[in-house]
Molecule: SAM riboswitch aptamer (S box leader)
Organism: uncultured Solirubrobacterales bacterium
RNA sequence: CAUUCAUCAAGAGCGGUCGAGGGCCCGGGCCCAGUGACGCCGCCGCAACCGAUCCGAAGGGACACGGUGCGAAAGCCCGGUUCGAUGGAGG
Numbered sequence: 001c002a003u004u005c006a007u008c009a010a011g012a013g014c015g016g017u018c019g020a021g022g023g024c025c026c027g028g029g030c031c032c033a034g035u036g037a038c039g040c041c042g043c044c045g046c047a048a049c050c051g052a053u054c055c056g057a058a059g060g061g062a063c064a065c066g067g068u069g070c071g072a073a074a075g076c077c078c079g080g081u082u083c084g085a086u087g088g089a090g091g
Base pairs, nucleotide, nucleotide: 001091003089004088005087006086007085008084013043014042015041016040017039021032022031023030025080026079027078028077029076044071045070046069049067050066051065053061054060055059075083
């Protein structure tokens, strides 16, 4: 990077820093944001996708120890699309 499978209405916030946009893209809404959003960093936390672990035939249990991920709003909503995101697998 493409392919493929699974999931996406549950859950979990404080501080520092930055300084104007942000909520993927297009259209329409709505919302967040100088009372400092978004991003980044730290700490704290949430969660069982993979490993490890327990039972096992299938499958299931328990657990944040290891690898990710996540912590406004249903992936914010509707329509569009080579949709997007995260994890697993083989290439």